[in-house]
This is a predicted structure of a 100-nucleotide RNA (Bacterial small signal recognition particle RNA) from a Chloroflexota bacterium. Lineage of the source: Bacteria > Bacillati > Chloroflexota.

RNA sequence: UGCUGGGUCCUGUGCGGCAGGGCGCUGUGAACCCCGCCAGGGUCGGAAGACAGCAACGGUAAGCAGAAUGCCUUGGGUGACACGGGGCAGCCUGGUACUC
Numbered sequence: 001u002g003c004u005g006g007g008u009c010c011u012g013u014g015c016g017g018c019a020g021g022g023c024g025c026u027g028u029g030a031a032c033c034c035c036g037c038c039a040g041g042g043u044c045g046g047a048a049g050a051c052a053g054c055a056a057c058g059g060u061a062a063g064c065a066g067a068a069u070g071c072c073u074u075g076g077g078u079g080a081c082a083c084g085g086g087g088c089a090g091c092c093u094g095g096u097a098c099u100c
Base pairs, nucleotide, nucleotide: 001097002096003095004094005093006092007091008090009086010085011084012083013082014081015079016078018075019074020073021072022071023070025066026065027064028063034059035058036057042051043050044049
């Protein structure tokens, strides 16, 4: 000096990670207008009993709070990650041939 490969560049997909959201988990959560069970009392009945049903108790809904990563989803100037496609202005780097 020539040829050639890779990186830096752009982009797609995937994976991981970070952050957000949702589901799921735990707790709490309804005087009555949720459920169940209904003391007392009430109603009906000659009686036996029956009926409705407040409080309490139990369980849940919306909601609120918490823990954790089990799942789903969204996002990026996330990554000394993978694969593919594109590109060669400049830079970095490898191989090879020739010349000095």